The RNA shown here (Glycine riboswitch aptamer) has 90 nucleotides and comes from Methylocystis parvus. NCBI's taxonomy places the organism under Bacteria, Pseudomonadati, Pseudomonadota, Hyphomicrobiales, Methylocystis. RNAcentral holds the sequence, with entries from Rfam.
RNA sequence: GUCUCCUUCGCGGGAGAGACCGGCCAUGGCGCCGGCGCCGAAGGCGAAACCGCCCCGGAAACGCUCAGGCAAAAGGACCGCGAGGAGAAC
Numbered sequence: 001g002u003c004u005c006c007u008u009c010g011c012g013g014g015a016g017a018g019a020c021c022g023g024c025c026a027u028g029g030c031g032c033c034g035g036c037g038c039c040g041a042a043g044g045c046g047a048a049a050c051c052g053c054c055c056c057g058g059a060a061a062c063g064c065u066c067a068g069g070c071a072a073a074a075g076g077a078c079c080g081c082g083a084g085g086a087g088a089a090c
Base pairs, nucleotide, nucleotide: 001090002089006085007084008083009082010081011080012079013078018036020035021034022033023032024031025029037070038069039068043066044064045063046062050058051057
């Protein structure tokens, strides 16, 4: 220096679903309480296939919807670029 993997930071992209209804404070809010409907891509739980077989464990963009979310903003799995760190081979 090159490649792979993990991780951190910066920049860019980044979906879905009621700016729903009632009440309270009293005009203040991205507020609180209650009701109905809905979404999956923070996090969490489950576990299909696979890891030769069983247990355990790992584990999807699958399932649940606890949490979160349903105008914009913010957040956002994930993707790309750049920088840093760690590991292996040449």